A computed fold for a 506-nucleotide part of an RNA from an uncultured bacterium, annotated as small-subunit ribosomal RNA, 5' domain. The RNAcentral record of the full RNA draws on ENA and SILVA. Its Rfam family is "Bacterial small subunit ribosomal RNA". Its family is annotated with ribosome and structural constituent of ribosome in the Gene Ontology.
Context: one part of a larger RNA
RNA sequence: GAUGAACGCUGGCGGCGUGCAUAACACAUUCAUUUCGAACGGAACGAGGAGAGCUUGCUCUCCGAGUUUAGUGGCGGACGGGUGAGUAACGCGUGAGCAAUCUGCCUCUGUGUGCGGAAUAACAACCGGAAACAGUUGCUAAUACCGCAUAACGUAUAUUUACCGCAUGAUGAAUAUACCAAAGAUUUAUCGCACAGAGAUGAGCUCGCGUCCGAUUAGGUAGUUGGUGAGGUAACGGCCCACCAAGCCGACGAUCGGUAGCCGGACUGAGAGGUUGAACGGCCACAUUGGAACUGAGAUACGGUCCAGACUCCUACGGGAGGCAGCAGUGGGGAAUAUUGGGCAAUGGGCGCAAGCCUGACCCAGCGACGCCGCGUGAGGGAAGACGGUCUUCGGAUUGUAAACCUUUGUCAACAGGGAAGAAACAAAUGACGGUACCUGUGGAGGAAGCCACGGCUAACUACGUGCCAGCAGCCGCGGUAAAACGUAGGUGGCGAGCGUUAUCU
Numbered sequence: 001g002a003u004g005a006a007c008g009c010u011g012g013c014g015g016c017g018u019g020c021a022u023a024a025c026a027c028a029u030u031c032a033u034u035u036c037g038a039a040c041g042g043a044a045c046g047a048g049g050a051g052a053g054c055u056u057g058c059u060c061u062c063c064g065a066g067u068u069u070a071g072u073g074g075c076g077g078a079c080g081g082g083u084g085a086g087u088a089a090c091g092c093g094u095g096a097g098c099a100a101u102c103u104g105c106c107u108c109u110g111u112g113u114g115c116g117g118a119a120u121a122a123c124a125a126c127c128g129g130a131a132a133c134a135g136u137u138g139c140u141a142a143u144a145c146c147g148c149a150u151a152a153c154g155u156a157u158a159u160u161u162a163c164c165g166c167a168u169g170a171u172g173a174a175u176a177u178a179c180c181a182a183a184g185a186u187u188u189a190u191c192g193c194a195c196a197g198a199g200a201u202g203a204g205c206u207c208g209c210g211u212c213c214g215a216u217u218a219g220g221u222a223g224u225u226g227g228u229g230a231g232g233u234a235a236c237g238g239c240c241c242a243c244c245a246a247g248c249c250g251a252c253g254a255u256c257g258g259u260a261g262c263c264g265g266a267c268u269g270a271g272a273g274g275u276u277g278a279a280c281g282g283c284c285a286c287a288u289u290g291g292a293a294c295u296g297a298g299a300u301a302c303g304g305u306c307c308a309g310a311c312u313c314c315u316a317c318g319g320g321a322g323g324c325a326g327c328a329g330u331g332g333g334g335a336a337u338a339u340u341g342g343g344c345a346a347u348g349g350g351c352g353c354a355a356g357c358c359u360g361a362c363c364c365a366g367c368g369a370c371g372c373c374g375c376g377u378g379a380g381g382g383a384a385g386a387c388g389g390u391c392u393u394c395g396g397a398u399u400g401u402a403a404a405c406c407u408u409u410g411u412c413a414a415c416a417g418g419g420a421a422g423a424a425a426c427a428a429a430u431g432a433c434g435g436u437a438c439c440u441g442u443g444g445a446g447g448a449a450g451c452c453a454c455g456g457c458u459a460a461c462u463a464c465g466u467g468c469c470a471g472c473a474g475c476c477g478c479g480g481u482a483a484a485a486c487g488u489a490g491g492u493g494g495c496g497a498g499c500g501u502u503a504u505c506u
Base pairs, nucleotide, nucleotide: 001505002504003503005502006501007500008499009498012375013374014373015372016371017370018368019367020333025331026330027329029328031326035074036073039072040071042069043068044067045066048063049062050061051060052059053058054057082286083285084284091211092210093209094208095207096206097205098204101203102202106199107198108197109196110195111194112193113192114148115147116146117145123138124137125136126135128133154179155178156177157176158175159174160173161172162171164169184191185190212258213257214256219249220248221247224246225245226244227243228242229241231239261283262282263281264280265276266275267274268273288309289308290307291306292305311322312321313320314319339365341364342363343362347361348359349358350357351356378408379407380406381405388399389398390397391396412447414442415441416440417439418438422433450495451494452493453492454491455476456475457474461490462489463488464487465486471478472477
């Protein structure tokens, strides 16, 4: 000098930041991922219209704009948000490569969107269970599912040819054979759907170099190292398998053990360097512990599924339910770390043609001197150098222009009046913050100063008390009767809404 700090004393205001570093301990409760009726069949309500019956103001039947939506279906729940357990690794950083790869939504281009079919939830009836949740039969729709047609600039195989590359090889052209598609909705503006090509974005894989400590860890390795073949993958590969060979790594530190998320950065330092990785940004890993796959463009999926373990809860004892390292909040641990707040107004995200809906992301407010910065607690004059206090050689000295007193100002705070920008979208409407910031007025110095030190280092001294006691102390050291070192008082010095101590890094 610095800190995500804590503790002691003290504490006026504002702005901007920041706040579980310990138990990746356990969690009550609410909320945090929904949306689309312009994909679909229903259900409920229903303005209004038509008809019938007649008791003439009621009942019944049919049509029906519109509203709501459990279910099927689509998209999104792989983003956003959290944490740092694990990981010494192609995990991260940096630089390359993929002629070994995929990519929903988006942009551009081309072509197409023909004909059929069988189910199923909802629903109805029956019915099991305490519940969670099922079961049987029957009916129905689709942009759900299936079949056929169409078929190239697609894919695969074979042949011919041109051209390019560091190699395996790539690219273009021609021919033949085989194979593969679709879905409609509507307010008639459009929005979709299928195939193919290109782009953009995102992802996957490979490699060079760099990346902590220990040799009181010296040998390690059996799918191990390589080959052939087959499988698998979007893709290369012992990734997996069969067979064959005996290799591969290592004092340039393998293996083993310990520790640790990595980086941009941050702190410090003249620099070299040392330390660190809170907040913000990028990457990685994880989601009660371990394992597994499904769906999907994308997950081996925090608020999805299955299995096993531990724990908690419900139970009619047969069986079930759960996962805050999301935002708040609780217990616990700890020296220690906040509200079960407001709003989608802005920015951004999801869905939707849109209106819009959702969004504890985010924007705000609350709490904490936790940090940085700014402001204030008055200013000018004022000597009888007042009173009081302290010291005293009793003369005085000092506190001290300090106070009183006079003049004056009005920051902050208080009250009253006015009152934003942030709002963009063709018009209109739309502000959580917030009656906030800011402006004006009112009154009056009124409401606002402490903490530590004073032997040397080190700025700042006297008196009394105590008497190696009580105590102080960072080091040297003070204290045993005149202690500038302990305690108190006066004075002085330093910093100041803070001051001091402790801890850690430089």